A computed fold for a 382-nucleotide RNA from a soil metagenome, annotated as Bacterial RNase P class A. The sequence is in RNAcentral, with records from MGnify. Its mean pLDDT, the model's own confidence on a scale to 100, is 75. Its Rfam family is "Bacterial RNase P class A". Rfam classes the family as a ribozyme.
RNA sequence: CGGACGGGCAGUCGCCCGCUCGAAUGGGAGGAAUCCCACGACGGCGGGAGGAAAGUCCGGUCUCCAUAGGGCAACAUGCCGGCUAACGGCCGGGGGGAUUCGCUUAAAGCGAGUUUUACGGAAAGUACCACAGAAAACAAUACCGCCUGCUGGGGAUGCGAAUUCUCGGCCGGUAAGGGUGAAAAGGUGCGGUAAGAGCGCACCGCGGCCGCAGCAAUGCGCGCCGGCAGGGUAAACCCCAUGCGGAGCAAGACCAAAUAGGGGAGGAGGAGCGGCCCGCUCCGUUUCACUUCCGGGUAGGUCGCUGGAGCCGGGGAGAGAUUCCCGGCCAAGAGGAAUGACUGUCACCCCGCAGGGGGUCCAGAAACCGGCUUAUAGUCCG
Repeated sequence: CGGACGGGCAGUCGCCCGCUCGAAUGGGAGGAAUCCCACGACGGCGGGAGGAAAGUCCGGUCUCCAUAGGGCAACAUGCCGGCUAACGGCCGGGGGGAUUCGCUUAAAGCGAGUUUUACGGAAAGUACCACAGAAAACAAUACCGCCUGCUGGGGAUGCGAAUUCUCGGCCGGUAAGGGUGAAAAGGUGCGGUAAGAGCGCACCGCGGCCGCAGCAAUGCGCGCCGGCAGGGUAAACCCCAUGCGGAGCAAGACCAAAUAGGGGAGGAGGAGCGGCCCGCUCCGUUUCACUUCCGGGUAGGUCGCUGGAGCCGGGGAGAGAUUCCCGGCCAAGAGGAAUGACUGUCACCCCGCAGGGGGUCCAGAAACCGGCUUAUAGUCCG
């Protein structure tokens, strides 16, 4: 660095879900025995968290809403190829950086290993660049230095004209050298020059074209052309390319009580006073009583809901991610929320001479799946 496990067993008590048994209760049918429906106590049997269930950061399945077509904005992604349902994920490759080793060297360089990389564009535009520094970008009024010229002072040689040395001043030239800095118009050498400079040339570097290799990124070339773009930052704006409608299982679908209210039809009666009659009381008699039907919503219930891009084993393809075939398996599904506690024992670790004592991580599903990130005591494997 990568992978696996992340306490085991037994007993007692308790919780959630499913099946079964069916006490009690409610409703309906019937003359009754009894039957049907609903709900289901106590029992019995079976199942009951993860490697991250977490963060909700990406991508999808599913569902509903929206949607003629196109564009802008916003956001995301950004070397190339592949995998995948998809991805900002994964695999493989390329380029760059760091580091180690070996070879070699004047410096450079070459090869191998490890590791890392948001890696399109700064040869469009805008912006910013502390400190230091003369100057931080249309490169620079040149700080030290170097050099031509003019000029002032001093010295040496010389009979003199003059030559030469040295200390300054002024106008210029110079980006070779020094100095500052993360960064100052590429490097080495030769020529050239007053001194210098791609000023010229050779090699290296850079850009373009061509050729070869590769699917490509890219690499290689004593092939050609150009003395040659000109600091850095795009995880600053921006430019380019590509992608992108929104909300989320409290999605959404179905059934549907009481009460109140809406609409239609009937309607002169209706209700109570223990069964019937009389009687009495109340509500109604234009709407408003009462009966019945329809439709919407709420409580509540059912579905969505867990058999799936599934898991295990074997085999094949591939460098790998991954994929194909065969065989076997079914493993929480709840409702604001169950999956626990205790005892014994075993395993491992720590303390102790010993009896013995203590400890065993991070953390907990909520429609589902693939990733990423973060947390993780200890043990095992490579």